Two RNAs folded together computationally: RNase P RNA and transfer RNA, 421 nucleotides in total.
[in-house]
RNA sequence: CGAGUCGGCCGGACGGUCGCGGGAAACCCCGGGAAACCGGGCGAUCUCGAGGAAAGUCCGAGCUCCCUGGCGCAGGGUAGCGGGUAACGCCCGUCCGCCGCGAGGCGAGGACAAGCGCCACAGAGACGAGGCCGGCCCUCACGGGCCGGGGUGAAACGCGGCAAGCUCUACCCGGAGCAAGGCCGAAUAGGAGGGCGAUGCCGGAGCUUGCUCCGGUGAAAGGUGCGCCACCGAGCCCUCGGGUAGGCCGCUCGGAGCCGGCGGGUGACCGCCGUGCCCAGAUGGAUGACCGUCGCCCCGGCCUCGGCCGGGGCACAGAACUCGGCUUACAGGUCAACUCGUCGA
RNA sequence: GGCGACGUACCCAAGUGGUUAAGGGGGCGGUCUGCAAAACCGCUAUGCACCGGUUCGAAUCCGGUCGUCGCCUCCA
Numbered sequence: 001c002g003a004g005u006c007g008g009c010c011g012g013a014c015g016g017u018c019g020c021g022g023g024a025a026a027c028c029c030c031g032g033g034a035a036a037c038c039g040g041g042c043g044a045u046c047u048c049g050a051g052g053a054a055a056g057u058c059c060g061a062g063c064u065c066c067c068u069g070g071c072g073c074a075g076g077g078u079a080g081c082g083g084g085u086a087a088c089g090c091c092c093g094u095c096c097g098c099c100g101c102g103a104g105g106c107g108a109g110g111a112c113a114a115g116c117g118c119c120a121c122a123g124a125g126a127c128g129a130g131g132c133c134g135g136c137c138c139u140c141a142c143g144g145g146c147c148g149g150g151g152u153g154a155a156a157c158g159c160g161g162c163a164a165g166c167u168c169u170a171c172c173c174g175g176a177g178c179a180a181g182g183c184c185g186a187a188u189a190g191g192a193g194g195g196c197g198a199u200g201c202c203g204g205a206g207c208u209u210g211c212u213c214c215g216g217u218g219a220a221a222g223g224u225g226c227g228c229c230a231c232c233g234a235g236c237c238c239u240c241g242g243g244u245a246g247g248c249c250g251c252u253c254g255g256a257g258c259c260g261g262c263g264g265g266u267g268a269c270c271g272c273c274g275u276g277c278c279c280a281g282a283u284g285g286a287u288g289a290c291c292g293u294c295g296c297c298c299c300g301g302c303c304u305c306g307g308c309c310g311g312g313g314c315a316c317a318g319a320a321c322u323c324g325g326c327u328u329a330c331a332g333g334u335c336a337a338c339u340c341g342u343c344g345a
Numbered sequence: 346g347g348c349g350a351c352g353u354a355c356c357c358a359a360g361u362g363g364u365u366a367a368g369g370g371g372g373c374g375g376u377c378u379g380c381a382a383a384a385c386c387g388c389u390a391u392g393c394a395c396c397g398g399u400u401c402g403a404a405u406c407c408g409g410u411c412g413u414c415g416c417c418u419c420c421a
Stems, first nucleotide, its partner, number of pairs: 001341005007335004012294007020049005028041005051316001055327002058325005063177004075173005080094005095109001096107004110168002115166002117162003127158001132149007181249004191240006200217008222232004254279002257277002259274006295314008346417007355370003363401001371389006394410005
C1' cells in the first nucleotide's frame, strides 16, 4: 500500500421566527364556603418533549384478571459440557464436526443397542434377507458351505441410514393479555317498587228536577263485580338498581437504569462506593415548518494547483403499560485489535 | 396497540418428504355449422411469495423476511 476479519461508538451542529403535546408557582376567571381555604379553567413566562433500531411481535420477565388451593394427564418448548442472569431459545468459556491459506465463521450437537415408520432413482440385493464375479471345500449331480473382490448408492449386512418422522430420556412451561383490569357515571329508552289516577270544574241538550247524554278543561279513560264500595287500569309523579355516552385511575420519580472509581472473575457478569447523571406520556393520537451560518459527499466552471463560485444531495425510520434479549432495515463517519499478500529496511 | 390465519399459473384449487407438481375455469387452434353457441379433440406457461437451514432428496419439515385477510369496548 492492497485485500480482508472482528468488536465498539456516532448517526448532522449552532442560531432566529412561527407552531404543537405534557407539567408548574403567581395573576386572572368560574363554582363551593361565613371565612380560612378547596375544586376546576386559562396560562405572558419557566420547564420537559423519539430511536439505535421506537420496527418485526420472534423469545423471556414484571404487572393485571381468570383465581388466593394442590397434583396429574394432554399439549408446547429446550438439548455436547460448564458458567452468567430476575428469566430466556439470550450471553460467556470450552470440546467436537464442517467451511476458510489465515484472522475467524457456522452448527436444534441427547438417544436408532426400547418400539413403530420411511429409505425414490441406481443397484443382484435397501434390513425381510438374498447372491453379480472369482477361489476353495462337500456332493455323481441338483445344490450347499467358507473366504475374497468389483460396481451402484446417502446408506450394502455391520446392532446400515433418517428423530427440524412418530417416539424415548432429561429439564422447563397454567391461560389470557393494558382494547389486561379497577373506579365514577349522565340524558333518552326500558326494568323494579310506591303514590296519585279528580263522587272534579265549565258549557249545552233531554225531561224523570236529579239523573242521562254530548262537547270542553285537564297528564288523566276507562273496565270488572249488584253498588256512592272494592279491585285492575292508560297516564302523571317519586324512589331504587343495571347498562350506555362520557370521565378518572392503570400511565410513567421509581428504576433488574446510565456514568465514574475500587475490588473479584479468562469472560459473560458480580459486589461496594458517589453532594454524579438521566428519564416523552398522547387517546384520532404532540415531537413540526421556514430561514441563515457551518460540516460531509457528488456534478459543472474558473484556476496562481491550492482554493473559489454555482447547483444538487445527507440514510433507515416515528414512542402508546414497562423492561432484558434476538432478528430485520440503515447514506455516511470514526476508534481499537487481528490476518493474508506485495515492496522496502 | 394486541391476537390469529393464509400465500401453488390470469382465476379457483388438489397435493403434507420421492423421480416429470393433479384437476376445473380462462385463452389459442381444430372438428362440427350457412355463421355462431353448445359439445368433442389438441395446445397453452419464468407457477409452489422471498431468503437461509435440516435431509441423499423440500411445495411439504424448521427459522427469518415480505404481503394479504380476519378478530379484539363493557355487562349479563
It holds a member of the Rfam family "Bacterial RNase P class A". Rfam links the family to the GO terms tRNA processing, ribonuclease P activity and dimeric ribonuclease P complex.